[in-house]
């Protein structure tokens, strides 16, 4: 020189990536409120049980008709602000909140671990209010990278074909190694 699935620090990709804020949508003419008309006892705090506790014959529950009429998760877009395993997604645990307990469920959050270069169309399944959008699978298209083959003296370029981000580049250390 040179191997290294050893560190560190700085970086590339691009319709990149997530967050806050704003917008207009969607969620919906729902869900509620409320008047009346039926109806005639139950309803309600997430579900089952055990308990509290409210509402109800001054009239539950449901259903019909007016009138009024939402929000959350879940997506677009733009700006800004942090990144480039950005980050998404799954599994199981913890903490928290849903009125108390027990089991389960549903949401926030952490920390741990398996998958996924991005980007993007199709078919399919799951979520999901969805025709929005995500994952998941199959299979294209692209782009970035590396690696072999081909081209070329040779770089370079182009083509084909793999392969994963535990990657790629750049410096610089450690260990092998002379």
């Nucleotide at each position: 020189a040179g191997u290294g699935a050893a560190g560190a620090u700085a970086g590339a990709g691009g319709u990149g990536c997530a967050a806050a804020u704003u917008u207009a949508a969607u969620c919906a003419g729902u869900a509620c409120g409320u008047a009346u008309c039926a109806g005639g006892a139950a309803g309600g705090g997430u579900a089952u049980g055990a308990g509290c506790c409210c509402u109800u014959a001054u009239g539950a529950a449901u259903g019909a008709u007016g009138c009024g009429g939402a929000a959350a998760g879940g997506g677009a877009a733009a700006u800004u602000u942090g990144c480039c395993g950005a980050a998404g997604u799954g599994a199981a645990c913890a903490u928290u909140a849903c009125c108390u307990c027990a089991u389960a469920g549903u949401a926030a959050u952490g920390a741990u671990u398996g998958c996924u270069g991005g980007u993007u169309c199709u078919g399919c399944g799951u979520u999901g209010a969805a025709u929005a959008a995500a994952c998941g699978u199959a299979g294209g298209a692209u782009u970035g990278u590396c690696a072999a083959g081909a081209u070329g003296u040779a770089g370079a370029u182009u083509c084909u074909u793999g392969g994963a981000g535990a990657g790629c580049u750049a410096u610089c250390u450690c260990a092998c190694g002379g």
The RNA shown here (Lysine riboswitch aptamer) has 178 nucleotides and comes from Priestia megaterium. The same sequence occurs in records of 2 taxa. Lineage of the source: Bacteria > Bacillati > Bacilli > Bacillaceae > Priestia.